Model confidence (mean pLDDT): 83 of 100.
Predicted 3D model of a 464-nucleotide part of an RNA (small-subunit ribosomal RNA, 3' major domain) from a bacterium.
Rfam family: Bacterial small subunit ribosomal RNA. Gene Ontology terms of the family: ribosome and structural constituent of ribosome.
The sequence was found in a public genome assembly.
[in-house]
Context: one part of a larger RNA
């Protein structure tokens, strides 16, 4: 000067207290370990792996196996040589398909040299998701949106360095005052950007039944500790409180991540040094795997029930999406769906029913009218094709499971919790997932002793 202390002192953050709703036991999804396997393809492995990479594994993807093929090659550039002129098209045969064979249809362009374009042979190369992320770019994930990091020039130490950036106060902040051998400056912080809450001014298509006006687009307005009062202090900075006002002291929310650290992650997204294959570690093809399961841990769905389940009726949304799409009426089928076709390239048309809520009837405490696993029969759709392996439907069946040890996670408000919408990926899905989105809508915060992470000074060192 760092670092690090079961050293100290001051802060700080759902860190803990206070609360609410979980997780840990049960069923099941999905993801990992391990085992197994002909292969279960690679990666990621305390925090920062473990519904992660993968916004969609029946082929395809796919990289992995097992069998069949092919070597200038699936796809690229070049050159030389040949060759029939194109090209494309339809068969036949073997075959699992790739591929190998054989047949026929139709038949370039042109300056008549030759060239182009095709197809074939050589040769240069291609190709490689094949190792090195400890060779490396660019990305990214974490301390951490913590309040830090530094630099010029002075000044002071023999020197590394120190000062500034330490102090007193205050702040969400190295925020801002004051004071000071400093005096100024950069990158963070705050501002400037989006998105909402509130007026206004224009705006009217497709919105609205008609209006000092919902909403749609656009563009001002507004807030500044401005004002009023107590604290505060030489003077501030700044706090506490109250008027106004839709909004108050950063109004809520995003986006934005400093100098670094983990020799963190990714060569399997791109790229890109070294190495390594090169009739294979490249390529095509069928089939199979990725979907195995004693088991062991992680996310999470559904529940165990009356604040309930069941039928019936009646309400009220936002964001999206739609032409190989979104599909309306009406008809059929208990239904999943079929038929059907009307309207939309969209504030016009559709998706669409919001669901919980409310209001009535019913079950009355039971492994039940809970609860659905898990079989077994029939069917729907999607695709060439649903055994290995998709998703819905009905009927039938009715498993564990009565609230859950030690120990753990989320949350401070339009937030938790709880209902349903919508969308990418996507033929179709195994989504209970991601990433929006709106309805309903609590409780608690005494504090900083503890635990945890984190700043600042400041001691102590067998560390560098």
């Nucleotide at each position: 000067u760092g670092g690090c202390g079961g050293g100290g002192a001051c802060c700080u953050g759902c860190a803990c207290a206070a609360g609410c709703a979980g997780a840990g036991g049960a069923g099941c999804a999905c993801g990992u370990g391990g085992u197994u396997u002909a292969a279960u393809u690679c990666g990621a492995u305390g925090g920062u792996a473990a519904u992660c990479g993968a916004a969609g594994a029946a082929c395809c993807u796919u990289a992995c196996c097992a069998g069949g093929g092919u070597u200038u090659g699936a796809a690229a550039u070049a050159u030389a040589c040949c060759u029939g002129c194109a090209a494309g098209c339809c068969g036949c045969c073997g075959g699992a398909a790739a591929c190998g064979g054989u047949g026929g249809c139709c038949g370039c362009c042109u300056u008549c040299g030759a060239g182009g374009g095709u197809g074939g042979u050589a040769u240069a190369c291609a190709g490689g998701u094949g190792c090195u992320g400890c060779a490396u770019g660019g990305c990214c994930g974490u301390c951490g949106u913590c309040a830090g990091c530094u630099c010029g020039u002075g000044u002071c130490g023999u020197g590394a360095g120190a000062u500034g950036u330490a102090g007193g106060g205050u702040u969400a902040a190295g925020u801002c005052c004051c004071g000071a051998a400093a005096c100024g400056a950069g990158c963070g912080c705050a501002a400037c950007c989006c998105c909402u809450a509130u007026u206004c001014u224009a705006u009217g298509u497709u919105a609205c039944a008609a209006g000092u006006g919902u909403c749609u687009u656009a563009g001002a307005a507004a807030a500044c500790u401005g004002c009023c009062u107590c604290g505060g202090u030489a003077a501030a900075a700044c706090g506490g409180g109250g008027a106004g006002g839709a909004a108050g002291g950063u109004g809520g929310g995003g986006a934005u991540g400093a100098u670094g650290u983990c020799u963190g992650g990714u060569c399997c997204g791109c790229a890109u040094g070294g190495c390594c294959c090169u009739u294979a570690u490249g390529u095509c093809c069928u089939g199979g795997g990725c979907g195995a399961c004693a088991c062991a841990c992680g996310c999470g769905c559904u529940a165990c029930a009356a604040u309930g389940g069941a039928u019936g009726g009646u309400a009220c949304a936002a964001c999206g999406a739609g032409c190989a799409g979104c599909c309306a009426a009406g008809c059929c089928g208990c239904a999943a769906g079929g038929c059907g076709g009307a309207g939309c390239u969209a504030a016009u048309c559709u998706u669409a029913a919001a669901a919980a809520a409310c209001c009535a009837u019913u079950c009355u405490c039971a492994g039940u009218u809970c609860g659905g696993a898990u079989u077994g029969u029939g069917g729907u759709c999607u695709g060439a094709a649903a055994c290995u392996c998709g998703a819905c439907c009905a009927c039938a069946u009715g498993a564990a499971g009565u609230c859950g040890g030690a120990u753990u996670u989320g949350c401070u408000a339009g937030u938790a919790a709880u209902c349903g919408u919508g969308a990418a990926u996507c033929a179709g899905c195994c989504a209970u997932g991601u990433c929006a989105c709106g309805g309903u809508g609590a409780a608690u915060a005494c504090g900083u002793u503890c635990u945890c992470g984190g700043g600042u000074c400041u001691u102590g060192c067998a560390c560098a």